[in-house]
RNA sequence: UGGAGUAAUCGGAUAGUCGCUCUGAAAAUUCUUCAGAGAGGAAAGUCCGGACUCCUGCAGGGAGAAUAACUUUUAACAGAAGUAGACUGUAAAGUCUGGAAAGUGUCACAGAAAUCACAUCACACAGAUAAAAAAUCUGUGAAAGAGUGAAAUGGCGAGGUAAGAGCUCACCGCUUAGAUAGCAAUAUCUAUGAGCAAAGACAAACCCUAUUCGGAGAAAAACCAAGCAGAAUCCGGUCCCUGCCCAAUGGAUUCGGGUAAGUUGCUUGAGCAUACAGGCAACUGUAUGCCUAGAUGAAUGACUAUUUGAACAGAAUCCGGCUUAUGAAUUACCUCAGAUA
Numbered sequence: 001u002g003g004a005g006u007a008a009u010c011g012g013a014u015a016g017u018c019g020c021u022c023u024g025a026a027a028a029u030u031c032u033u034c035a036g037a038g039a040g041g042a043a044a045g046u047c048c049g050g051a052c053u054c055c056u057g058c059a060g061g062g063a064g065a066a067u068a069a070c071u072u073u074u075a076a077c078a079g080a081a082g083u084a085g086a087c088u089g090u091a092a093a094g095u096c097u098g099g100a101a102a103g104u105g106u107c108a109c110a111g112a113a114a115u116c117a118c119a120u121c122a123c124a125c126a127g128a129u130a131a132a133a134a135a136u137c138u139g140u141g142a143a144a145g146a147g148u149g150a151a152a153u154g155g156c157g158a159g160g161u162a163a164g165a166g167c168u169c170a171c172c173g174c175u176u177a178g179a180u181a182g183c184a185a186u187a188u189c190u191a192u193g194a195g196c197a198a199a200g201a202c203a204a205a206c207c208c209u210a211u212u213c214g215g216a217g218a219a220a221a222a223c224c225a226a227g228c229a230g231a232a233u234c235c236g237g238u239c240c241c242u243g244c245c246c247a248a249u250g251g252a253u254u255c256g257g258g259u260a261a262g263u264u265g266c267u268u269g270a271g272c273a274u275a276c277a278g279g280c281a282a283c284u285g286u287a288u289g290c291c292u293a294g295a296u297g298a299a300u301g302a303c304u305a306u307u308u309g310a311a312c313a314g315a316a317u318c319c320g321g322c323u324u325a326u327g328a329a330u331u332a333c334c335u336c337a338g339a340u341a
Base pairs, nucleotide, nucleotide: 001337002336003335005333006332007331008330009329010327012307013306014305015304016303017302018301020038021037022036023035024034025033026032040312044323045322047321048320049319050318051317052217053216054215055214057244058243059242060241061240062239064213065212066211067210068209069083070082071081072080073079084097085096086095087094088093098208099207103206104205105202106201107200120146121145123141124140125139126138127137128136129135154172155171157169158168159167174193176191177190178189179188180187181186221264222263223262230255231254232253233252234251235250237246271290272289273288274287275286276285277284278283
């Protein structure tokens, strides 16, 4: 100097003139004055987890759904942190994660053959045919060479053999047992075995194991104003089944008629910032300080001047995450390549 990786910050600023919404105070019965506040890092997606509200309460079972290395963290999570193993990358780093020894199932095409391996080309031995040889045929042996394929029944090397094979040996892998380290997943070492039919891949195939889980959703729900006309069926009551309790001046469903303006929920929170302590870290505890939108056809704006890197883009109950969109803005650490000292 350039390429790449991980993490974080900002998301325009200053001044002036007007306008809108909310809160507080004063005044006043009007729409006045003053002060303060007013759209994000993702507000998007509605993917995950909750808080909260309602369904009468309790118990048992089922269906269905979700998760999946280990430990920690959290209100909880499929989140986050750390560690373990495998794979990718020169590396910094990134991605993935129960079980194939309970059972069933699939492996197209190619290939002789895809799980009882019955052998295509080639190999060895014996015999036949052949003048010799080549070539061909039959039998026996073998799966070591080659081919097909994602995958062909432990791997590589040496010895051995008619040719071969764990047939034998060394190393690696695997089974079994033990020791050490670690909370654990696992790692290292030592010994044993050539043995099991449980012989390859696939569970994002059915399935099995372990753990967790009622439902609906802020148009949830609560209160109140106004107004009227009932009728029929049923005994239910927020996944299904069963049992018990509560409820009848009750409740549910369908059809029909009438009325319809409001208040609450509504923003003080599993809140934010700083310091100290504990912890590898995520995070936890203590102390001090701060209050930062609450609209309801929907406010949070417009103009001028200076400056500036400005893209993606607008709150609707709230919070913790994940995913997606996005500016050649800024910062820190780390890795690779080149050059210089």
Notes: Predicted 3D model of a 341-nucleotide RNA (Bacterial RNase P class A) from a bacterium. The sequence was found by an Rfam model in a public genome assembly. Its mean pLDDT, the model's own confidence on a scale to 100, is 76.